Two RNAs folded together computationally: RNase P RNA and transfer RNA, 446 nucleotides in total. Rfam match: Bacterial RNase P class A. By type it is a ribozyme.
RNA sequence: CAAGUCAACUGGGCAAUCGCUUUGUAUAUUUUGUAAAAAAUAUGCGCAGAGGAAAGUCCGGGCUCCAUAGAGCAGAGUGCCAGAUAAUGUCUGGGCAGCGUAAGCUGACGGCCAGUGCAGCAGAGAGAAGACCGCCAUUUCUUUUGAAUUCGUUUAGAGGGGACGGUAAGGGUGAAAGGGUGCGGUAAGAGCGCACCGCAUUACUGGCAACAGUUAAUGGCAAGGUAAACCCCACUCGGAGCAAGACUAAAUAGGAAUUCGCAUGGCGCUGCUCGCGUUGAAUUCGGGUAAGUUGCUUGAGGUUAAUGGCGACGUUAACCCUAGAUGAAUGAUUGUCCUCGACAGAACCCGGCUUAUAGGUUGGCUUGCUUU
RNA sequence: GCGCCCGUAGAUCAACUGGAUAGAGCAACAGCCUUCUAAGCCGUAGGUUACAGGUUCGAGUCCUGUCGGGCGCA
Numbered sequence: 001c002a003a004g005u006c007a008a009c010u011g012g013g014c015a016a017u018c019g020c021u022u023u024g025u026a027u028a029u030u031u032u033g034u035a036a037a038a039a040a041u042a043u044g045c046g047c048a049g050a051g052g053a054a055a056g057u058c059c060g061g062g063c064u065c066c067a068u069a070g071a072g073c074a075g076a077g078u079g080c081c082a083g084a085u086a087a088u089g090u091c092u093g094g095g096c097a098g099c100g101u102a103a104g105c106u107g108a109c110g111g112c113c114a115g116u117g118c119a120g121c122a123g124a125g126a127g128a129a130g131a132c133c134g135c136c137a138u139u140u141c142u143u144u145u146g147a148a149u150u151c152g153u154u155u156a157g158a159g160g161g162g163a164c165g166g167u168a169a170g171g172g173u174g175a176a177a178g179g180g181u182g183c184g185g186u187a188a189g190a191g192c193g194c195a196c197c198g199c200a201u202u203a204c205u206g207g208c209a210a211c212a213g214u215u216a217a218u219g220g221c222a223a224g225g226u227a228a229a230c231c232c233c234a235c236u237c238g239g240a241g242c243a244a245g246a247c248u249a250a251a252u253a254g255g256a257a258u259u260c261g262c263a264u265g266g267c268g269c270u271g272c273u274c275g276c277g278u279u280g281a282a283u284u285c286g287g288g289u290a291a292g293u294u295g296c297u298u299g300a301g302g303u304u305a306a307u308g309g310c311g312a313c314g315u316u317a318a319c320c321c322u323a324g325a326u327g328a329a330u331g332a333u334u335g336u337c338c339u340c341g342a343c344a345g346a347a348c349c350c351g352g353c354u355u356a357u358a359g360g361u362u363g364g365c366u367u368g369c370u371u372u
Numbered sequence: 373g374c375g376c377c378c379g380u381a382g383a384u385c386a387a388c389u390g391g392a393u394a395g396a397g398c399a400a401c402a403g404c405c406u407u408c409u410a411a412g413c414c415g416u417a418g419g420u421u422a423c424a425g426g427u428u429c430g431a432g433u434c435c436u437g438u439c440g441g442g443c444g445c446a
Stems, first nucleotide, its partner, number of pairs: 001368010012337007020049002023046010051343001055354002058352005063241004070274004075237005080094005095109001096107004110232002115230002117226002132171002134167003138163011179197006198221001199219005204213003245294004255285006265279005301320008338341001373445007382398001384396002391429001400416002403413002422438005
């Protein structure tokens, strides 16, 4: 310098004018009240005013109500090990596997020795498999060549056909065919035997563990694949959601019809059985009320320093307060500068994940080339 | 806020328990028939199975994440 990889930060700046939301304060008006005061409205001034994803709503929690949360079955989710955390399917570290020259990245990564299922086409055979071609033994028929001959045949070699067997070395099919290479062995073959490699089991060693090993012994070697197929094993999960819920005020009549039920019932606690609570339920028509307060932002908060830990993260101290609307606020115009500005807008609150995102800045590491 | 479903040719639908060139009628285009049109007969083309990734020998189908659309409850 180039290419790559990992991580962190930023997300137009400045000024003026007019507006919007919350809140503090001042003034004015109205209402309530004997008054003090309170509430509402308007105006002036001051403080503050969207994000890294506010998004998707995919996980996990807080909070609230229903039994201060119950039992069994069913169902759903997760799935190497250890740790972090309020908790998690998240994160950190490690193991194993795959990709990459490397830095590094990715992984739903328990169990087909509990059982069941599936594997089209092709192929002989698709799961304690299989003889299609090939190879080989026995037997039989036959062709041919040589030898012998009593000319009828006999015998030896080579080839072809049939019968009955052996064989998983070789060919062929397939995504997949029941360890690999070599030597011995055999009629031909075969872990049939041996050596090496791989594999399995046990022991030992290291490690908390997953797991690993220039270790030792044993075993001829295996019922292979698929569980994001049913399933088995282990662990986790009660339901509903701020329109939760609490309070005040107003309005009233709980009216009519139909259906089901009348307690061994209905409703609520996701499904079923118990159990608990409660006492008719559903639909249609008609009527009344459809105002406000709270929940609401001080929080598993942030910044800095010290400290423990490889790290996620924890502990201690000091300092800081940073939107809270309810038809719903961040906008518009102008000037100026630059690199001309992406994705996109809070609605109870947090921790993650996923997705979208123009451009810019910084640092670590790897590889290649060049120069010194 | 919570729960559920769907996406296949121009439009409407199939494709069974994962198994092979994803199929049917309608529409389109071309030909025959007819004086011409319609109807009828015959043929042809048309598909990133919404998108991306994964599991599997093999994915429209199974799993995960996005995108779009729809429904229900409070």